A computed fold for a 329-nucleotide RNA from a Betaproteobacteria bacterium, annotated as Bacterial RNase P class A. Of the family's consensus pairs, 95% are formed in the model. NCBI's taxonomy places the organism under Bacteria, Pseudomonadati, Pseudomonadota, Betaproteobacteria. Model confidence (mean pLDDT): 78 of 100. RNAcentral holds the sequence, with entries from ENA. Its Rfam family is "Bacterial RNase P class A". Rfam's curators write: Ribonuclease P (RNase P) is a ubiquitous endoribonuclease, found in archaea, bacteria and eukarya as well as chloroplasts and mitochondria. A source record names the gene rnpB.

RNA sequence: GAAGCAAGCCAGACCGCCGCUGGUGCGAGGGUGGAAACACCGCACGGGAGGAAGGUCCGGACUGCACAGGGCAGCGCAGGAGCUAACGGCUCUCCACCGCGAGGUGAGGAUCAGAGCAACAGAGACGAGCCGAUUCAGUUCGGAUGAAACGGGCAAUCUCUGCGCGCAGCAACACCAAGUAGGCCGGCGUUGACGUGGCCCGCGGAGCCGGCGGGUAGGUGGCAUCGAGCCGGGUGGGCGACCCCCGGCCCAGAGGAAUGGCGGUCACGGGGCUUCAGCCGAAAGGCUGCGGCGCCGCACAGAAUCCGGCCUAUCGGCUUGCUUCACAC
Numbered sequence: 001g002a003a004g005c006a007a008g009c010c011a012g013a014c015c016g017c018c019g020c021u022g023g024u025g026c027g028a029g030g031g032u033g034g035a036a037a038c039a040c041c042g043c044a045c046g047g048g049a050g051g052a053a054g055g056u057c058c059g060g061a062c063u064g065c066a067c068a069g070g071g072c073a074g075c076g077c078a079g080g081a082g083c084u085a086a087c088g089g090c091u092c093u094c095c096a097c098c099g100c101g102a103g104g105u106g107a108g109g110a111u112c113a114g115a116g117c118a119a120c121a122g123a124g125a126c127g128a129g130c131c132g133a134u135u136c137a138g139u140u141c142g143g144a145u146g147a148a149a150c151g152g153g154c155a156a157u158c159u160c161u162g163c164g165c166g167c168a169g170c171a172a173c174a175c176c177a178a179g180u181a182g183g184c185c186g187g188c189g190u191u192g193a194c195g196u197g198g199c200c201c202g203c204g205g206a207g208c209c210g211g212c213g214g215g216u217a218g219g220u221g222g223c224a225u226c227g228a229g230c231c232g233g234g235u236g237g238g239c240g241a242c243c244c245c246c247g248g249c250c251c252a253g254a255g256g257a258a259u260g261g262c263g264g265u266c267a268c269g270g271g272g273c274u275u276c277a278g279c280c281g282a283a284a285g286g287c288u289g290c291g292g293c294g295c296c297g298c299a300c301a302g303a304a305u306c307c308g309g310c311c312u313a314u315c316g317g318c319u320u321g322c323u324u325c326a327c328a329c
Stems, first nucleotide, its partner, number of pairs: 001325010012266007020048002023045004031040003050300001054311002057309005062169004069201004074165005079093005094108001095106004109160002114158002116154002130143004173221004183212006194204002229249006236243002268297003272293003276289005
């Protein structure tokens, strides 16, 4: 100097003007909307999209149902040891394969419990049978083919073994207000309908299912999102994932769905033009360095109860460690 491997971080910053939205405090104590519940209104001070917010593929927190029990079916995982709330995730390690290497991938238990599969080629893909050599003897060895010639391979084919798994989902659910027709008809039902995936047992249990017809579709909470939370430090532990200790912070909460527009300055990155200096060149011109002028900001893409993973998409930049190659000293 070039090419790689692994991990982490950023995804512009500040100021001004106008606009949107939510919180806190003060004001108002009345006004507006509304049937009501309730919502709105002024001032000040703070807050306001992501590394994936996407996919909805896993796991949970939380809410509700369920005697929250047993079993079958079904589903998931699979070397060993750990981390975590948990996982199909992550870490270390053994083995296998790929790579010169740093590293990467692994669906990695079981083939004498049983079944199934293997095109074409080939003598033959269960037996059986063909050719050559050999032998007392299909006794032993070999045969072009094929991925595989078998006491073989495949279980990412069914299956077996071990371990694990209630269901539904914030449109969960709770409360308030209003209103109707707490209606009518049919079927089933204490000989048990029905009871949050299917079936059985157990348990609970009086309504359940369908049709016709009528009323309502409003508001508040859930959500001041305090969290398995974030940031900093540790001569704390551990190979590591991670755990522990100390200190600090509060960081969107909409409800048809807000976070935008304009201007200026600066940083970073990219492109163009150009003075000067140096190098190459016959020249035209090209390359490098310091500076000046001016332009662009372009990717993937936006919360919706929240969190941990995995996967997918992606412009550009930064940092650290390690590997290989070439050259010079």